[in-house]
RNA sequence: GGACGAUUAACUCAGCUGGUAGAGUGUCUUCUUGACGUGGAGAAAGUCAGCGGUUCGAGCCCGUUAUCGUCCA
Numbered sequence: 001g002g003a004c005g006a007u008u009a010a011c012u013c014a015g016c017u018g019g020u021a022g023a024g025u026g027u028c029u030u031c032u033u034g035a036c037g038u039g040g041a042g043a044a045a046g047u048c049a050g051c052g053g054u055u056c057g058a059g060c061c062c063g064u065u066a067u068c069g070u071c072c073a
Base pairs, nucleotide, nucleotide: 001072002071003070004069005068006067007066010025011024012023013022019056027043028042029041030040031039049065050064051063052062053061
């Protein structure tokens, strides 16, 4: 330098054919316990990596930039 893949909650990851962003773990509150843990209920937490484009509408399509990984040279 080139090819491909990844980037979504604090962490690990889903997200269908473009149509209101989700799960598990963790955190907080509460119930249960003499207490802790386990368990039940609830809550908070997102610029969907950045910028631009297409579209009535983009996490999803297109371009570009950045970071990480694999391969080629």
Predicted 3D model of a 73-nucleotide RNA (transfer RNA) from a Clostridia bacterium. The coordinates come from a structure-prediction model, not an experiment, and the mean pLDDT is 81. The sequence was found in a public genome assembly. Lineage of the source: Bacteria > Bacillati > Bacillota > Clostridia. It matches the Rfam family "tRNA".